[in-house]
Context: one part of a larger RNA
RNA sequence: CUGGGCGUAAAGGGUGCGCAGGCGGGUCCAUGAGUCAGGGGUGAAAGGCCGGGGCUCAACCCCGGAACGGCCUUUGAUACUGUGGAUCUUGAGUCCGGAAGAGGUGGGUGGAACUGCGAGUGUAGAGGUGAAAUUCGUAGAUAUUCGCAAGAACACCGGUGGCGAAGGCGGCCCACUGGUCCGGAACUGACGCUCAUGCACGACAGCGUGGAGAGCAAACAGGAUUAGAUACCCUGGUAGUCCACGCCGUAAACGAUGAAUGCCAGCUGUUGGGCGGUUUACCGCUGAGUGGCGCAGCUAACGCUGUGAGCAUUCCGCCUGGGGAGUACGGUCGCAAGAUUAAAACUC
Numbered sequence: 001c002u003g004g005g006c007g008u009a010a011a012g013g014g015u016g017c018g019c020a021g022g023c024g025g026g027u028c029c030a031u032g033a034g035u036c037a038g039g040g041g042u043g044a045a046a047g048g049c050c051g052g053g054g055c056u057c058a059a060c061c062c063c064g065g066a067a068c069g070g071c072c073u074u075u076g077a078u079a080c081u082g083u084g085g086a087u088c089u090u091g092a093g094u095c096c097g098g099a100a101g102a103g104g105u106g107g108g109u110g111g112a113a114c115u116g117c118g119a120g121u122g123u124a125g126a127g128g129u130g131a132a133a134u135u136c137g138u139a140g141a142u143a144u145u146c147g148c149a150a151g152a153a154c155a156c157c158g159g160u161g162g163c164g165a166a167g168g169c170g171g172c173c174c175a176c177u178g179g180u181c182c183g184g185a186a187c188u189g190a191c192g193c194u195c196a197u198g199c200a201c202g203a204c205a206g207c208g209u210g211g212a213g214a215g216c217a218a219a220c221a222g223g224a225u226u227a228g229a230u231a232c233c234c235u236g237g238u239a240g241u242c243c244a245c246g247c248c249g250u251a252a253a254c255g256a257u258g259a260a261u262g263c264c265a266g267c268u269g270u271u272g273g274g275c276g277g278u279u280u281a282c283c284g285c286u287g288a289g290u291g292g293c294g295c296a297g298c299u300a301a302c303g304c305u306g307u308g309a310g311c312a313u314u315c316c317g318c319c320u321g322g323g324g325a326g327u328a329c330g331g332u333c334g335c336a337a338g339a340u341u342a343a344a345a346c347u348c
């Protein structure tokens, strides 16, 4: 490379947008590039292969054939692919009427709780644990009542509920704003799918500058436990957690399952629509999500099963025994931490 694969054995890129590239709906006309058929030319000889012959055989030599996967040219065919033209509406999009939503950004605002401070009541303990101690408290703690301050997070509702491409998103209100779904069928008329490179987004932790700092809490200190205890438990506690701007670019970034399209039994729940029947609760049908079973089919099994891991097509990414190693070196990126690309010797 071929072949075979990628839920769990090695293997789906964290996610999207998208240039090049690859692939691409129905009908008609043209063309005849690809494609197919016939003819011609060429494809030197030698060698090799097949058949035969000559040196006593063989090596060697001679004759004939096939082959030379090909290229050029000419005549023709036109189903498919391509190209040009015309046309269509089912793919795609626009428009109109509705619907739901923690989708995003900015601003405002609310209550509970924790903590601190002030004041009142009040007195000897409080904390904490398996048990304790460190710790706090007669300079009045803990408890309790009132007031004030500050920061962070939003109980109940809350739900295999919803939204988002993914990361993710949850008090309430306002402004701005993205997407989705249903119905209509007015408009465009294949405008589509995928996507190497590229660009953008991307939890937590971490980094830079400036703020903020209630609670929690790496590091650290002390108390316990223990043979020891650089831990688990306890008392404290700094970065950090929060905000603004800028980096980082990773994850069990998981459904460990790439995207798109078509086809293929049923049953049951749920979310937001539409239509019809009955009509406050119900029933049937329909298309969009989201769960539980389950036939066929698939699978090594587990299991998957219209949200496929079924049956097919297109495009991208990736795998090729374990260790060495996601390492070294080099390149690129980064302030750094490091990220990314990515071997070999050797060894089993």
Stems, first nucleotide, its partner, number of pairs: 004319003007302002012316001014201004021194003025088007033081002035077008049065006091191001092188003095184005103177007110154001115149007125136002162169002206247006215241002220236004258315006266293006273286005297304002321348003330341004